[in-house]
Context: one part of a larger RNA
């Protein structure tokens, strides 16, 4: 001087930010990812005689679900930072060139018929498409040294369009490698066998021991390897004159984790929080055959602790995802609610008012002192409270926040002051009580009958909606 604080006494307002540092402990309920009928067939509803045409439901199918949220466990590493690097991949966007013709065969819903407590789940039949498949084409494109090889596509609709293939560029993002840097223990001195390098295969989008035969035996290390422990790192923050020390909460970049261990699959991306399988704990259901679950989203709970919020509005702003669009969905966000937890404003009135009231406290009893303080008297009316208007944010429409900021007008000093300290560091002193007792104390020290130090009291000093103690860093 600071703080994600806590604790004790005390609390009037507002604007701004914070707000489980402990149990990466276990979670009851909601809600937190969906959307597209302008790919596609069908069910149920309404209109209609019907074709249809509207709404709705699940299903194929496409895009997202890889983003946004959160955590800090693990992790001393190319994780992070900061400079490079060459063998890479990239949906949605956007530049340019070239295409968009032909044809099959399936299958969800559906229906029929069974299993099961249920979760689900067989089997037979029928149908669709931007779903699957063949063939054809091949400017560019790919393999080859050449010759020659090999690969594509989708249609929709309100006819104005969105769309698909192929290739070459950008943009934005991402994987990979490498320089240097980055914490404590030497009571841890030796460590590696896929190790360290080469041939030849695999293999990944891509380089390699990244896999794998086999060949040589190499790699690292006192400039601290290997082992221990401890840590997410950073842009920053506190602190300081700076040099440096700590520090890593919120904001922000990067990373890592999603009940614990391991796997993949789908994808342009994932080894994948709110997806899948297996396995373990642990929790519930259950007809005992068998099954569901994963808050370290947002709120809430129990726990653990000195400690850390409301089971709220609203998609209006801003963003995001889907859709031609209307629009849906968004506990992201943007607001409200609680908390003096921090900073910052403001307010508890103001001018007058006595050689100076009463009360108190001291006293040499003459007084001093509390004190212009109070009371009178004269004024104001911030905030608060009553009434009335009443926003920016949205340049057309749409405002959760909000009848709020803000304006006006009313009342009326009205409704607002406390802590902590006064032996010396250290700003503030008398008295009574109390007798090494009760206490006090940051150090040094005070109390054993005149305590400025224990407690009360009067005064008096600091700080003030604070103001003390602990903690913990410079």
């Nucleotide at each position: 001087a600071a703080c994600g604080a806590a604790c004790g006494c005390u609390g009037g307002c507002g604007g701004c930010a914070g707000g489980c540092c402990u149990a990466a402990c276990a979670c009851a309920u909601g809600c937190a990812a969906g959307u597209c009928g302008a790919a596609c067939g069908g069910g149920c509803g309404u209109a209609g005689c019907a074709a249809u045409a509207c709404g709705u439901c699940a299903g194929u199918g496409g895009c997202a679900g890889a983003c946004g949220g959160g955590u800090g466990a693990g992790u001393a590493a190319c994780a992070c930072g900061u400079g490079g690097g060459a063998a890479c991949c990239u949906a949605c966007c956007u530049g340019g060139u070239g295409g968009u013709a032909c044809g099959g065969a399936a299958u969800a819903a559906c229906u029929c018929a069974g299993g099961g407590a249920a979760a689900c789940u067989u089997g037979a039949g029928c149908u669709a498409a931007u779903a699957c498949c063949g063939a054809a084409u091949a400017a560019g494109c790919c393999c080859g040294a050449a010759a020659g090889g090999g690969g594509a596509a989708a249609g929709a609709u309100u006819u104005a369009u969105c769309g698909c293939c192929a290739u070459c560029g950008g943009a934005a993002g991402g994987g990979c490698c490498c320089g240097c840097g980055c914490c404590g223990g030497a009571u841890u001195a030796g460590c590696u066998u896929g190790u360290u390098g080469g041939u030849g295969g695999g293999g990944u989008a891509a380089c390699g021991g990244c896999c794998u035969a086999c060949c040589a035996a190499g790699g690292c290390a006192a400039c601290g390897a290997u082992c221990c422990g401890u840590a997410g790192c950073u842009g920053g923050u506190c602190u300081g004159a700076g040099a440096g020390g700590a520090u890593g909460a919120c904001c922000a970049g990067c990373c890592a984790c999603a009940c614990u261990g391991g796997g993949a699959c789908u994808g342009a991306g994932a080894c994948a929080c709110g997806g899948c399988c297996c396995a373990g704990a642990c929790u519930c259901c259950u007809a005992c055959g068998g099954g569901a679950g994963g808050c370290a989203g947002c709120a809430g709970u129990g726990g653990g602790g000195a400690a850390u919020c409301u089971u709220g509005g609203a998609c209006a702003a801003u963003g995001g995802g889907c859709g031609a669009a209307a629009g849906c969905c968004u506990g992201a966000u943007c607001c409200a609610g609680c908390c003096a937890u921090g900073c910052c404003g403001c307010g508890u009135g103001a001018g007058u008012g006595a050689a100076g009231a009463a009360g108190g406290c001291c006293c040499u009893a003459g007084g001093g002192u509390u004190g212009u303080a109070a009371a009178g008297c004269u004024c104001u009316u911030u905030c608060g409270g009553c009434g009335g208007g009443g926003a920016c944010g949205a340049u057309a429409a749409u405002g959760a926040c909000g009848g709020u900021a803000c304006c006006c007008g009313c009342a009326g000093a009205a409704g607002a002051a406390g802590c902590c300290c006064c032996g010396g560091c250290u700003a503030a002193c008398u008295c009574c009580g109390u007798g090494c007792c009760a206490g006090c104390a940051g150090c040094c020290g005070c109390g054993g009958u005149a305590a400025u130090a224990c407690g009360g009291a009067g005064g008096g000093g600091g700080c003030u909606a604070g103001c003390g103690u602990u903690g913990u860093u410079c």